């Protein structure tokens, strides 16, 4: 130096052919149960979809570049 796969909630990750308000599970924060945790329920909060351009009536998803993460080659 190349190729190829990721980067989405605080952890781990879905996300179909672009096309409805971006979700899950755990965690966290009230409530309710308990003497009191825990456990169970029940309600919330939390998002620059890695940065940046581009293409389209409309982008997590498609194209371009930077950045970083792993694998593989030399």
């Nucleotide at each position: 130096g190349g190729a190829u796969g990721g980067u989405u909630a605080g952890c781990u990750c879905a996300g179909u052919u672009g096309g409805c308000u971006a979700g899950a599970g755990c965690g966290c924060u009230u409530c309710u149960u308990u003497g009191a945790c825990g456990u169970a329920g029940a309600a919330g909060a939390g998002g620059u979809c890695a940065g940046g351009g581009g293409u389209u009536c409309a982008a997590g998803u498609c194209c371009c570049u930077u950045a970083c993460c792993a694998u593989c080659c030399a």